Annotation:
Model confidence (mean pLDDT): 82 of 100. Predicted 3D model of a 1580-nucleotide RNA (small-subunit ribosomal RNA) from a Limisphaerales bacterium. The RNAcentral record of the sequence draws on ENA and SILVA.
[in-house]
């Protein structure tokens, strides 16, 4: 030292980036539901709109003179003998009050219009200044004198009020006289920084006054009084306080789309003027001042202490309280006065309202209540001077809407209460319910018990001490006394208020609600509703089961409030000083040079400007903190400390940065030599190649495309030879090679010329870096003007494509593309990475250079050797380019000495998307246009990286009857069914691309039957439970109506248990009440079941690693497999669901078993010539039957594959050989697939009907359309005759046999069979004949007659039989199915449903039995690994412009209305101020003192200034405005398909031109481009 918290929304999902939004506090606040008490604070923010009605500034009689009452005394009439009684007089007291003077009135109290200022703050200065009243001090206070209101007459007005003549008084006024002083002048002298001047001195000149009240001893005086004294005033001056005035330094909003402003302006010399300084003002003289550190302009706003928020640091605000300003109906202006240009004064102008006799007059609530308008909104037309505090006064007192109380308002903050204990049948009633129960709920009732506030009733307060009185006593005052004056007692004085508090009394009695409840955010359920109706702060709920709407139990939070709105900070590190960025998210300017400004190398010495430390001085008070203390507590208040981070003064200190003054070389330039280089200007030359022209050769095409076509050609193309002409642009060299700041820069040589670089270490010595502004360079496109023009080529015309094609493709072509003068100044001007400058581990390629090692070479030497030294290598070193990478950094991707790494300095930029790089304005341009740059409105997200899918007209591997080789076919006929569609009273419902359509339905003639018409029934055709009846009940032959169902009537006539019976109890009917029933709806609310992808290899998990995460990894990778099957490597080990195998059936054996099933042996009958068959025993050998085991596993051998493994080919042996055929067996999941009509089930719906029961009838209807099937078409056939072999399965209301009948369906009849025993014959094939290519002896459809069968019933609508008819059909367009072996094809047989049947279907037996597969480019579906993505309801994705309609805001604009301002002008009020003043003038002078003059003034009169007003003529704003321009936004308009994948023509940027539109072509650049291949480079 006490201080810092998040969430929700972008996505399938993830991090990041970045915006909205929300929880906190806070309020002069309003609104809405709601209301018990108290303290305490607090209340017109908007119309500085108008304001009625009271009130808010007076006071003094001890300044004056007058006047009214009342009073006392004296005098003097009158009346009356008097007492007395009255009337004038003149004196005195006691009150009152106009007016004259005096102070106050400049404070107090309101307001924030205006003002961006020395207004406010905040610290100086005034040697440049005042200052009434108050404090101290000092001197004084004489003598005249002339007016005037008041007040009376007159006179004019409607008022207001005016005028004029007499009378009057002062503390009113004039004047003399004095001068302690005080002002000024002039000398001398000290002193100050200073313009000066507070110090002694000395001299001259100028300036004052006023009495009021009390006492009172001596003397005077008729008295008053004089004289004495107290007090109070009054003059003149010094100081003090105190308050003002003016200067100055710092601070103090927003805008540059305001960039230049200023003529009394800047200064100076003299005057005015002021209390004082000054351009404050005048004259005259210079020509200056102020501005990027923001002049000038416009907009907004009183500043402050404070207040609200925040950890702070900041940000907003400025009400209440305190300090300053500033204003007072609007503008202007000056008196008075110590102060004022004055809120409740004045004038003068305007607006408004008032009153008026119409002639004139009055008035200013932003004082305090209170009206009225506006407005969401802000209060009593209160009581008191009791305290406080102001002004007057000697005082006593009067006056203060200041002030202090009260009253309204939940507006706030604080405190208190609505009760506390006990209480379980857990009541009643509500709510839910899985119907058991739970919740409201100890909550209420009921018992006990308290009494707070509030009521009601008694008592009954502090704030009050003073002043003053009174009267006394003490002190001081005085010659003495007394006014006074100190202390002391005593007395008086309360608006609030009969209030706070205090006692009693009664009695749980009078007192609780708001908001919420899908997350954020504490709090869940029913009903209703049904994308309506509403909700919402943000995301967002609502389309029949809504914790989000609405109600209602419950709950939760806060509480006399509670919530909504508003606005402020906060959160928000979202303008980041503390404390943010900039490659790719918003953002590095296109690219140099430089100017201001920032910033700066090493060393001494100086200084003290920033720095750093102490000190003084201020930084009001209140408020915030902290202690302490007083209202019962706390709000609240008081006292005390601390805080106020500031700002001046001043001391010190000297490292560090400024300054300053010398040095130094390490930055940085320069000097010498060298070499590299498409750097740049200009000239001059050169070859290849297109095109063009001649001229030979030659003949029919050529060109061109995906295919063509327009084009060129027989008037000779193209091809080819040669010979000319012209422009542009330079292939190879050619290299992630070199050069430039960047844009760029490529033949060759000559010249001119800029840079870096490398080496030296010879010079300067700090000369550096950065760089706002400014300037200079800047591809292409375009502009001007003047050449040029081969080839390309916008625009353009013409062929093509195409629904269209203003495109892609082709033919052709203009400007342009060049050049030379100028001009634009922008690009993806990119490395999407500002310049400099310093440090940080490596590895490697490469240009240029140096320096070494080495050598070939050369040179000297007989030689050894010695020096020199090219190219190629190695080493080290600078300086360029690139390419992996450590650390670090980054959300990530990445970057990584060329930094995006770690600091330095300087510049530029940006703060959510869209509107918008737009609009209007400025500036630049010939133009295009650039450059600088908004808003309204508008959505809640747009954005970057990276994951997992999922898709590509992307890539690579693989599989599969997917193709491809074959075979049969359907698509054409007729038919049969199934469905659309039509129809219909009804054609009942469902199933609709694959994966619906011979499907549910393995059987519609009724029945079934859900449908349609018509009769009926209502507790029901079934269920169960309650309640009541009913022994002649319940059943019932029968009977009557009727189509049947139902509906009547009925002879006769019951059961069971328990009990002796009566009679209980059931059972059964009837009646009523719960309730049954629904093939009604929702498969998008479900369970269960299934269908497909797909028998496809997949789809996961744990644990570890890896990554922030989302996830990966494992599952990739190299073989291999039918397979994620294996095997090898490998940051993974492992394991689970599929695969495969286990199971089933088949194929080969072996045991066992032996009737119904066999009959070989062996016997015995019969029958036959015989073979031989049949029957019977006896047997199980053999077939079979149904069981149990063997067997096949790449086990063996070769071979091949990278070793080896897996595997793979080939063999050997076997009844099968590489999963041996078949077959059940369906991972994780999709597809809201199918099914509510097979059951089962939630929610809804009907309930004399949507329920039930019957008769008909419908499901079958029929131009058409499509699916699956049969039969065909024929000769491999068809027909007629013989003959051979079968397996599944069926059978009792059943299968039926031998025999009869019948052409034959079929009958009769009924042996045998509940079955390895009977029923019970396969058909193709084979054999013989016959038909001979034809609508047939091929097909049979369809129609007619006659028949069987089944069944209550074949009309609608059965199925077979016979006989007759005898259709279409002669191999099927585009298109399309299916199958790889016991399989296609083809043949029959059997079974379930079922009374028959539509059966040609379905399911399953078994005969006979092929063909091909080169092979994976292609269609199609699937797996894996990769890539791009703007897709995640994932391509049926997503998404863009026109255009049309609606709504909203904005721009332009003929022009119309305000606003405010500037210039130059016209009139000019009031007033200062100057000038005049021939009228008019009591004080003072002279004087002839009652003339006259003179000083001095006053009216008037004029001049400078001058507000209003009027008229010109500009800025700057705001409003409107026909018509227009583009922009947002809206569920389903309309036209295309630009972009995201190579997006189907790669996109994107600059400009051009064109086009309904999205676009589209040109030219230059990017890569933020997909695939292929080449080339360099790493890497290993």
């Nucleotide at each position: 030292a006490c201080g810092g918290a998040g969430a929700g929304u972008u996505u399938g999902a993830u991090u990041c980036u970045g915006g909205c939004u929300c929880a906190g506090a806070a309020c002069g606040a309003a609104c809405g539901c709601u209301g018990g008490c108290g303290a305490c604070g607090u209340g017109g923010a908007u119309g500085a709109g108008a304001c009625a009605u009271g009130c808010a500034a007076g006071u003094c009689g001890a300044a004056c003179g007058g006047u009214g009452a009342c009073u006392a005394a004296a005098c003097a009439g009158u009346a009356g003998c008097a007492a007395u009684a009255u009337u004038g007089u003149u004196u005195g007291g006691u009150u009152g009050u106009a007016g004259u003077g005096g102070c106050g009135a400049a404070a107090g109290g309101g307001u924030g219009c205006g003002u961006a200022a020395c207004a406010c703050g905040u610290g100086g200065g005034u040697a440049a200044u005042c200052u009434g009243c108050c404090g101290u001090g000092a001197u004084g206070u004489u003598g005249g004198g002339a007016a005037u209101a008041a007040u009376u007459u007159g006179c004019c007005g409607a008022a207001a009020g005016g005028u004029a003549a007499g009378c009057u008084a002062a503390u009113a006024c004039c004047u003399a006289a004095u001068a302690u002083g005080a002002a000024u002048c002039u000398c001398u002298u000290g002193g100050g920084u200073a313009u000066c001047u507070u110090g002694a001195g000395a001299g001259g000149u100028u300036c004052a006054a006023a009495g009021c009240u009390g006492g009172g001893g001596a003397c005077u005086g008729u008295a008053a009084g004089g004289c004495c004294u107290a007090g109070c005033g009054c003059a003149u001056u010094a100081u003090g306080a105190u308050g003002a005035g003016c200067c100055c330094g710092c601070g103090u909003c927003c805008u540059a789309u305001c960039a230049g402003c200023u003529u009394g302006u800047u200064g100076g010399u003299g005057a005015g003027g002021u209390a004082a300084u000054a351009g404050c003002u005048c004259a005259c003289c210079a020509a200056g001042g102020c501005g990027a550190a923001g002049a000038c302009g416009g907009g907004u706003a009183g500043c402050u202490g404070g207040u609200c928020u925040g950890a702070g640091a900041g940000g907003a605000u400025g009400g209440u309280c305190g300090g300053c300003c500033a204003c007072a109906c609007u503008g202007g202006a000056a008196c008075u006065g110590a102060g004022a240009c004055a809120c409740g004064g004045u004038c003068c102008a305007g607006a408004c309202a008032c009153c008026u006799a119409c002639g004139g007059g009055u008035g200013g609530c932003a004082g305090c209540a209170g009206u009225c308008g506006a407005g969401a909104a802000u209060c009593a037309u209160u009581c008191a001077c009791a305290a406080u505090g102001g002004g007057g006064g000697a005082a006593a007192c009067c006056c203060u809407g200041a002030u202090g109380g009260u009253g309204c308002g939940a507006c706030g903050u604080c405190g208190c209460g609505u009760g506390g204990g006990g209480g379980a049948u857990g009541a009643a009633g509500g709510g839910c319910u899985u119907c058991g129960g739970c919740c409201c709920g100890u909550a209420a009732a009921c018992c006990c018990c308290u009494g707070u506030c509030a009521u009601u009733u008694g008592u009954g307060a502090a704030c009050a001490a003073a002043c003053c009185u009174u009267u006394u006593c003490g002190g001081a005052g005085u010659a003495a006394a007394a006014u006074u004056u100190c202390g002391g007692a005593a007395g008086c004085u309360g608006a609030u208020a009969g209030u706070a508090g205090c006692a009693a009394a009664a009695g749980a009695g009078g007192a609780a609600g708001a908001g919420a409840c899908g997350g954020c955010u504490a709090a869940c359920u029913c009903u209703g509703u049904g994308c309506c109706a509403g909700c919402a702060g943000c995301c967002g709920c609502g389309g029949u089961a809504a914790u989000a709407c609405a109600g209602a139990g419950g709950u939760c939070u806060c509480a006399a409030g509670c919530g909504u709105u508003g606005u402020u900070c906060g959160g928000a590190u979202u303008c980041a000083c503390u404390g943010g960025g900039c490659g790719u998210a918003a953002a590095g300017a296109g690219u140099g040079c430089g100017u201001a400004g920032g910033u700066g190398g090493c060393u001494a010495g100086g200084u003290a400007a920033g720095u750093u430390c102490g000190a003084u001085g201020u930084g009001a008070a209140a408020g915030c903190u902290c202690u302490g203390a007083g209202c019962u507590c706390a709000a609240c208040u008081c006292a005390g400390a601390a805080a106020u981070u500031g700002c001046a003064u001043u001391g010190a200190a000297a490292a560090c940065u400024g300054c300053u003054u010398g040095g130094c070389u390490a930055g940085a330039g320069g000097g010498u030599c060298g070499g590299a280089g498409g750097g740049g200007g200009g000239a001059u030359u050169g070859g290849a190649a297109u095109u063009c022209u001649c001229g030979g050769u030659g003949u029919a095409g050529c060109a061109g495309u995906g295919a063509a076509a327009u084009g060129c050609g027989u008037a000779g193309a193209u091809a080819u030879c040669g010979a000319g002409a012209g422009g542009a642009a330079c292939a190879u060299c050619a290299g992630u090679a070199g050069c430039g700041a960047a844009g760029g820069c490529g033949a060759a040589u000559c010249u001119c010329u800029g840079g870096a670089c490398g080496a030296u270490a010879c010079c300067u010595g700090a000369c550096a870096c950065u760089g706002a502004g400014g300037u200079a360079c800047g591809a292409a496109a375009g502009c001007u003007a003047g050449g040029g023009u081969a080839g390309c080529a916008a625009a353009c015309a013409g062929g093509a494509u195409u629904a269209g094609a203003u495109a892609c493709c082709c033919u052709g072509g203009u400007a342009g593309u060049c050049c030379u003068a100028g001009c634009c100044g922008u690009a993806a001007a990119c490395g999407a990475u500002g310049c400099a400058c310093a440090c940080u581990u490596g590895c490697u390629a490469u240009g240029g250079g140096c320096g070494g090692a080495u050598u070939a070479c050369c040179u000297a030497g007989c030689a050894a050797u010695a020096g020199g030294a090219a190219a190629c290598u190695c080493c080290g070193u600078c300086u360029g380019u690139g390419g992996c990478g450590u650390a670090g950094c980054u959300a990530a991707c990445g970057u990584g000495u060329u930094a995006a790494g770690u600091g330095u300095g300087c510049c530029g930029c940006c703060u959510g998307g869209g509107g918008a790089g737009u609009a209007c304005g400025g500036u630049c341009g010939c133009a295009a246009g650039a450059u600088u740059a908004a808003a309204a409105c508008u959505c809640a997200a747009a954005g970057a990286a990276a994951u997992u899918g999922a898709c590509g007209g992307g890539g690579g591997c693989c599989u599969g009857c997917a193709c491809a080789a074959g075979c049969g076919g359907u698509g054409g006929a007729g038919u049969a069914u199934g469905u659309g569609g039509c129809u219909u009273a009804a054609u009942u419902c469902g199933a609709u691309g694959c994966a619906a359509c011979g499907c549910g339905a393995a059987g519609a003639a009724c029945c079934u039957u859900a449908c349609c018409u018509g009769g009926c029934c209502u507790u029901g055709a079934c269920a169960u439970g309650c309640a009541a009846g009913u022994g002649g009940u319940a059943a019932a032959a029968g009977u009557c109506u009727g189509a049947a169902a139902g509906g009547g009537c009925g002879a006769u006539g019951a059961c069971c248990u328990a009990g002796c019976a009566a009679u209980a109890g059931g059972a059964a009917c009837u009646u009523g009440c719960a309730c049954a029933g629904g093939u009604g709806c929702u498969g998008c609310a479900u369970g269960g079941c299934u269908g497909u992808c797909g028998u496809c290899a997949g789809c996961u998990c744990g644990u570890g690693u890896c990554g922030u995460g989302a996830g990966a990894u494992g599952u990739u990778g190299g073989g291999u497999u039918a397979a994620g099957u294996c095997c090898c490597g490998c940051a993974a080990c492992g394991a689970g669901c599929g695969c495969a195998a286990c199971c089933c059936u088949u194929g080969u054996g072996u045991c066992c078993u032996g009737u119904u099933g066999c009959c070989a042996c062996c016997u015995g009958a019969a029958c036959g010539a015989g073979a031989g068959u049949u029957c019977g025993g006896a047997g199980c050998a053999c077939u079979c039957u149904g069981g149990a085991c063997a067997g096949a596993c790449u086990g063996c051998c070769u071979c091949g594959c990278u070793u080896a493994a897996a595997c793979g080919a080939g063999g050997a042996g076997g009844a099968a050989g590489g999963u041996g055929g078949g077959g059940a067996u369906g991972a994780c999941g999709u597809c809201a697939a199918g099914u509510c009509a097979g059951u089962a089930u939630g929610g809804c719906c009907c309930u004399u009907a949507u329920g039930g029961c019957c008769a008909g009838g419908g499901c079958u209807g029929c131009a058409c359309a499509c699916g699956u099937a049969c039969u065909a078409c024929a000769a491999u056939g068809c027909c007629u005759g013989a003959u051979a072999c079968a397996a599944u399965g069926g059978g009792a209301a059943g299968c039926a046999a031998u025999a009869c009948u019948g052409u034959a369906a079929a009958g009769u009849g009924g042996a045998g069979u509940a079955a390895a025993u009977c029923c019970a014959u396969a058909a193709a094939a084979u054999u013989a004949g016959g038909c001979c290519u034809a609508g047939u002896u091929c097909g049979g459809a369809u129609u007619g007659u006659a028949g069987u069968c089944u069944g209550c019933a074949a009309c609608u609508c059965g199925a077979c039989u016979a006989c007759a008819u005898g259709a279409a059909g002669c191999c099927g367009g585009a298109a399309u199915c299916g199958c790889u072996a016991g399989u296609a094809a083809u043949g029959g047989c059997g079974c379930a449903u079922c009374a028959g049947c539509u059966a040609c279907g379905g399911c399953g037996c078994c005969g006979u039995g092929a063909a091909u597969a080169c092979g994976u480019u292609c269609c199609c579906a699937g797996g894996c690994c990769u890539u791009g993505u703007a897709c995640a309801c994932a391509c049926c994705g997503c998404c863009c412009g026109u255009c049309a309609c609606a709504u909203c805001a904005u721009g332009a604009a003929a022009g119309c209305c305000g606003g405010u301002u500037g210039u130059a002008c016209c009139c000019g009020a009031a007033g200062u101020c100057g000038c005049u003043g021939a009228g008019c003038u009591a004080a003072c002078c002279c004087g002839u003192a009652g003339a006259g003059g003179g000083a001095g003034g006053c009216a008037g009169g004029u001049g400078c200034c001058g507000a209003a007003g009027g008229a010109a003529u500009g800025g700057c704003u705001g409003g409107u405005g026909a018509u227009u321009g583009g922009g947002a936004u809206g569920a389903a308009g309309u036209c295309g398909u630009a972009a995201c994948a190579a997006g189907g023509u790669a996109g994107c940027c600059g400009u051009a031109g064109g086009g309904g539109a999205a676009c589209c072509u040109g030219u230059g650049g990017c890569u933020g481009g997909a695939u292929c291949a080449c080339c360099u480079c790493c890497u290993u």